Transfer RNA from a Candidatus Nanoarchaeia archaeon, 73 nucleotides, folded computationally. Its Rfam family is "tRNA". The RNAcentral record of the sequence draws on ENA. Its mean pLDDT, the model's own confidence on a scale to 100, is 82. Lineage of the source: Archaea > Nanobdellati > Nanobdellota > Candidatus Nanoarchaeia.
RNA sequence: GGCGGUAUAGCUUAGCGGUUAAAGCACGGCUCUCAUAAGGCCGGGACCCCAAGUUCAAAUCUUGGUACCGCCA
Numbered sequence: 001g002g003c004g005g006u007a008u009a010g011c012u013u014a015g016c017g018g019u020u021a022a023a024g025c026a027c028g029g030c031u032c033u034c035a036u037a038a039g040g041c042c043g044g045g046a047c048c049c050c051a052a053g054u055u056c057a058a059a060u061c062u063u064g065g066u067a068c069c070g071c072c073a
Base pairs, nucleotide, nucleotide: 001072002071003070004069005068006067007066010025011024012023013022018056027043028042029041030040031039049065050064051063052062053061
């Protein structure tokens, strides 16, 4: 330098173009216990890597960029 893949909550991941972006773990409160852990109930937290485009409507499609990973040179 060329090609491909990935980027969504603190972490790991889901998410056909169409309500308020979902789950597990973690975190906070309550409950249970003599107490702790485990269990049960409730709750907060991400505008989806950045920018532009297409569309009535974009996390999702297109283009460019950035970061990381892999292959080739």